[in-house]
Context: one part of a larger RNA
Formats: sequence, C1' cells, structure tokens
RNA sequence: CGUGGAUACUUGAGUGACCUCAUCCCUAGUACGAGAGGACCGGGAUGAACGAACCUCUGGCGUACCAGCUGCCCUGCCAAGGGCACUGCUGGGUAACUAUGUUCGGCAGAGAUAAGCGCUGAAAGCAUAUAAGCGCGAAACUCUUCACAAGAUUAGGUAUCAUAGAUUGGUCGAAGACUACGACCUUAAUAGGCUUCAGGUAUAAGUCCCGUAAGGGAUUAAGCCGAGAAGUACUAAUAAAUCAUUAGC
Repeated sequence: CGUGGAUACUUGAGUGACCUCAUCCCUAGUACGAGAGGACCGGGAUGAACGAACCUCUGGCGUACCAGCUGCCCUGCCAAGGGCACUGCUGGGUAACUAUGUUCGGCAGAGAUAAGCGCUGAAAGCAUAUAAGCGCGAAACUCUUCACAAGAUUAGGUAUCAUAGAUUGGUCGAAGACUACGACCUUAAUAGGCUUCAGGUAUAAGUCCCGUAAGGGAUUAAGCCGAGAAGUACUAAUAAAUCAUUAGC
C1' cells in the first nucleotide's frame, strides 16, 4: 500500500517441525540344532541422547536483602552508625532468569506404494504373479500429531457495528534494542506508597538484671527487609488533539 470502513472470532490453500537408539523380562531355554548354542512373531519394563515447557523439588546466580568480622577515616568521646578497602572479606538468601532440576514428547492408526511375495489367468489345450483382473508388502510418500498461515492479489468465512474505530499523550508489563505486542488511564487497582501476609536473615537499638571484666541473660522468633501475593485511591495515569467512517460520491 492492497483486500468498501471497523471490532472480535475463525476456515486452511500452502509451509515448517517431529520421525532415533539400547538393555532387560515374558513368550521360551520353546521352534531349530547331535551338541554347543539359540530365535522370528507378539507383549511388557527401564534407560540413553535429542526436543519442548516450567521453577513445586535439588542447585546456580542473586553488586539497592539480612547477619558476622578486620584495617583506616569521619559523626567531639562511650555506645551506635556512615565512608573506603575486588560487592572490603565471610555466612546465608526473596523475586526474576536458569540446568545439572521437574514434567511431557517420539506412540498407535489409515491410504496408496518400492524392492519383494502371491491369487486367478490366457496369448501359447501346458506353464506363467500379467496381457484383462485381484491381493500382501517399508523409518521413505499422503494423512493422522504440533506450530505458522487469506499478499491464498482466487486477498476467504461468521457475528456485531455505522456519532464505528484508530492514533498521538500518560501509568506500566513474566512484551521489548528502537519499534511492535499486551494491561490500564478516575465509571480506575496500571505503577509507586501504605496495610496485612508469604518469604529471607537470625533474636535489632535502648533499657534492666548477672559478672571485677571479657561477656551472658530478659524485653524478643526480635529488628530489618529489592524485584513476591492480596487489599487500599494517599501519589501519578490531567486536559485534550489528530485521523477516519457516514454503507458510497
């Protein structure tokens, strides 16, 4: 830009993805074989690698979370804190992301076939799977499973709408380079704040008690807490503008 305009839901021409392997058990120590050995077919189990999704578990990371510790400087000093020292070092660790973690997948089936194996059967009184005709037969092919898909210009369909709708702008996002996509914009829980909860650290400061003191105990499962959940309009999503439609002219 096109498909009259718009919103939502779709059909599927077409395209892509997947397609694997091993071991063990039963059938069965059966068929076969003098024995040694040892099946086809069929059924079941456990895995490997690969792939997808996810974070409940196990871990990783977690540089604006919590605690401990050292040196120097600072807040006049004690105490309590702050800064710097690789994030100063050490021990843990929420969310998000993540694999080595968890769950799932390859199945089964149908059609038409390849090599191959057949039935009936003449030409050619026989024979012959072939000449007419009819079957079986593979991870390959077409479906079946999953994903995309009407620029499929053959531009599809259905429902609803016509003062339809879209964009700019703003608050944001498990969406993201920008864009795009998605949620919301006061008739509001979109983000922040606040409250409660989850979860993490591990029992704050101050005061009191015990001890000459180092220190210990009580208040105290305390205090603090980033990205988590729910609730709550306190703050910010103000006000508006532009385009477009008017079913055809």